The RNA shown here (Bacterial RNase P class A) has 439 nucleotides and comes from a Chloroflexota bacterium. Its mean pLDDT, the model's own confidence on a scale to 100, is 77. A source record names the gene rnpB. Rfam family: Bacterial RNase P class A. By type it is a ribozyme.
RNA sequence: CAAGUGGGUCGGGUGAUCGCGGUCCUGACGCGAAGCGUGCCGAAGGAUCGAGGAAAGUCCGCUCUCCACAGAGCGCGGCGCCGGGUAACGCCCGGAGCGAGGCAACUUGCUGGAAGAGGGCCACAGAGAAGCGUAGUGCUGGCCUAUGGCUUAUCGCAAAUGGCUUAUCGCGGAUGGCUCGCCAUCUGCCAUAGGCUAUAAGCGAUAUGCGAUGGGCCAGCGAGGGUGAAACGGUGGUGUAAGAGACCACCGGCGUCCAUUGCAAGAUGGGCGGCCAGGCAUCCCCCGCCGGGAGCAAGGUCAAGCAGAGAUGAGCCACUGCUCGUGGCGUUUGAGUCUCGGGUAGACCGCAUGAUCCGGUCAGCAAUGAUCGGGCUAGAGAGAUGAUCGCCGUCCCGCUUGGCGGGAACAGAAAGCGGCUUACAGGCUCGCUUGAACA
Numbered sequence: 001c002a003a004g005u006g007g008g009u010c011g012g013g014u015g016a017u018c019g020c021g022g023u024c025c026u027g028a029c030g031c032g033a034a035g036c037g038u039g040c041c042g043a044a045g046g047a048u049c050g051a052g053g054a055a056a057g058u059c060c061g062c063u064c065u066c067c068a069c070a071g072a073g074c075g076c077g078g079c080g081c082c083g084g085g086u087a088a089c090g091c092c093c094g095g096a097g098c099g100a101g102g103c104a105a106c107u108u109g110c111u112g113g114a115a116g117a118g119g120g121c122c123a124c125a126g127a128g129a130a131g132c133g134u135a136g137u138g139c140u141g142g143c144c145u146a147u148g149g150c151u152u153a154u155c156g157c158a159a160a161u162g163g164c165u166u167a168u169c170g171c172g173g174a175u176g177g178c179u180c181g182c183c184a185u186c187u188g189c190c191a192u193a194g195g196c197u198a199u200a201a202g203c204g205a206u207a208u209g210c211g212a213u214g215g216g217c218c219a220g221c222g223a224g225g226g227u228g229a230a231a232c233g234g235u236g237g238u239g240u241a242a243g244a245g246a247c248c249a250c251c252g253g254c255g256u257c258c259a260u261u262g263c264a265a266g267a268u269g270g271g272c273g274g275c276c277a278g279g280c281a282u283c284c285c286c287c288g289c290c291g292g293g294a295g296c297a298a299g300g301u302c303a304a305g306c307a308g309a310g311a312u313g314a315g316c317c318a319c320u321g322c323u324c325g326u327g328g329c330g331u332u333u334g335a336g337u338c339u340c341g342g343g344u345a346g347a348c349c350g351c352a353u354g355a356u357c358c359g360g361u362c363a364g365c366a367a368u369g370a371u372c373g374g375g376c377u378a379g380a381g382a383g384a385u386g387a388u389c390g391c392c393g394u395c396c397c398g399c400u401u402g403g404c405g406g407g408a409a410c411a412g413a414a415a416g417c418g419g420c421u422u423a424c425a426g427g428c429u430c431g432c433u434u435g436a437a438c439a
Stems, first nucleotide, its partner, number of pairs: 001435010012392007020050007029037003052410001056421002059419005064295004076291005081095005096111006112286002118284002120280003137224001138221010149210002152207006160199009170189009233251006254273008299349004308340005315329005356375008394408006
């Protein structure tokens, strides 16, 4: 310097003129052309004060007031990690555990109990959705059945090969005969056909045994597949008919004990346990804490008029100021007068000296508290708290840009206070993070 992040704080200043509301003082007019308006229930003048950080929404907690209330129980509502703050809170501060976002500073969600006191729910899918259950697919054992395969034994058939033999053809040899190239006999070899026999591949049947596959029944299993947001730990091994925390090692998780540490929630380390105990308490419920209701139109004081009660008892009223007169009302169906209680209008209180504001010091990480000094600062009827102009400042918009013009966020008390939430133009200030550059 840029980008970001967390706090605090401000929410125009000044002057003039004209108004409005409260309080105090003085005490009779004010505006004005006619005239009008107001006024001792205070005209007019003077002095002084007069919206907010949210005055808003009226969500939470209180003060205050009235009503109700012996005590106890039931019910209902709210709150819920731990510690601190506070008059109190569902608020604030600090911390813990588990998540989410961000490189970070930092922001943000949830958090008593589901391992036990219990009930309930967990859509769809799935065999099965919670302490026990399921078997569709699947793994395994037994029995039955069907179809193949294999081993062995017996019987039958039997290719092929070998041996012996008979017949025939061919070739060769020996002997004999003769017509001299033919015939006969013996013999050797080969081929073909037949018979007998040995070995025997193979085929078929029967029997025995083994094994496979399909179907059915019974039983064991909960590992694999599959469903689901979620299926009762993970990996490896032992084991088994097949398997399984059934058992073992390691890991994870939970419970419990011990040690160290912290006020605590918790954290760290070690031992032991059984391996199991899913999620929802913003469903009921259990535990702990808190809570009576209505609200300043609360509520209180004074108190016209009208009505009422009591006392008295003949007059009273109008014309009419007095006398007379006339009329009306009244004389136990009671005028008038006096007194009384409640109480309407109205007035006053409640109503601003307060969990108050400002500044300093101290304690504390902080929220906050203690103490010292100073200040008094709207008050209601629902109603006032404003307008115009000038100068200065900040920002935004537009233009013909040394300037000119226009505009100014959200919003306004009503018994008071503390919070939360929501709305808000713009400014000031402090801390922190990341990046870059320079020294």